Lysine riboswitch aptamer from a mouse gut metagenome, 160 nucleotides, folded computationally.
[in-house]
């Protein structure tokens, strides 16, 4: 340098059933309210839209359990940065939020769990980050002993 592997509630994607979402939203009808106000990411201008009770009809997406399939072991996730797009409409401007893609060995060995913050939301369901806790794999030093301590995947192991 090449090649092949390992860590386990291992990572990511996709499809299907089911429950939830929810008797919710939308729509129809009826009664009532209706402002110089408030709201629709922020500011300005113009415009548009909107509420509550009863009755009728009545979803879906995301997220979740289970199962199948596919690609894999920096699997993958995050940060930064660049580009495109989204949100009532148009114009101008600014910052942030979300989604997709590119670049970047900048951070993280892995899963779990507690707390906190952020995204999102019907929901402590889900995602992300930080800190802590024990566990686990790996290498180094050490020990009678993977015993104790420490390091990081740019690592570790086998073969050529």
């Nucleotide at each position: 340098g090449g090649u092949a592997g390992a860590g386990g509630c291992g990572c990511g994607g996709u499809c299907g059933c089911c429950a939830u979402c929810a008797g919710u939203a939308c729509c129809c009808u009826u009664c009532g309210a209706g402002a110089u106000g408030c709201g629709c990411u922020c500011g300005a201008g113009c415009g548009g839209c909107g509420c509550g009770g009863g009755g009728g009809c009545g979803a879906a997406a995301g997220g979740g359990u289970c199962g199948g399939c596919c690609g894999c072991c920096g699997a993958a996730g995050g940060g930064u940065u660049c580009g495109c797009g989204c949100a009532c409409g148009c114009u101008c401007g600014a910052a942030g939020g979300c989604g997709c893609g590119g670049a970047u060995g900048c951070c993280u060995g892995g899963g779990g769990u507690g707390c906190a913050g952020c995204c999102a939301u019907a929901a402590c369901a889900g995602g992300c980050u930080g800190c802590g806790c024990a566990c686990u794999g790996u290498c180094g030093c050490u020990u009678g002993a993977a015993u104790g301590c420490g390091g990081a995947g740019a690592g570790c192991u086998g073969c050529c």